[in-house]
RNA sequence: GGGCAGUUAGCUCAGUUGGCUAGAGCGUAUCGUUGACGUCGAUAAGGUCACUGGUUCGAAUCCAGUACUGCCCACCA
Numbered sequence: 001g002g003g004c005a006g007u008u009a010g011c012u013c014a015g016u017u018g019g020c021u022a023g024a025g026c027g028u029a030u031c032g033u034u035g036a037c038g039u040c041g042a043u044a045a046g047g048u049c050a051c052u053g054g055u056u057c058g059a060a061u062c063c064a065g066u067a068c069u070g071c072c073c074a075c076c077a
Stems, first nucleotide, its partner, number of pairs: 001073007010026004019057001028044005050066005
């Protein structure tokens, strides 16, 4: 330098024929249970869907660009 894949909650991830309010598990907080911790149960908080722009009545989802991460190839020493 070229190609491919990925970026969604604190962590691991799901979510594509574009459409109701963006979800799960783990974790966290509170409450119940316990002598206490844990387990278990209930509730809650937590998101600019990487960023910018575009298409559309409507975008996490489609298009373009940028950034970052990983893999492969090439090049140089």
Transfer RNA from Candidatus Peregrinibacteria bacterium CG_4_9_14_0_2_um_filter_53_11, 77 nucleotides, folded computationally. Taxonomically the source falls in Candidatus Peregrinibacteriota (Bacteria, Bacteria candidate phyla). Its mean pLDDT, the model's own confidence on a scale to 100, is 80. The RNAcentral record of the sequence draws on ENA. Its Rfam family is "tRNA". It is annotated as a transfer RNA.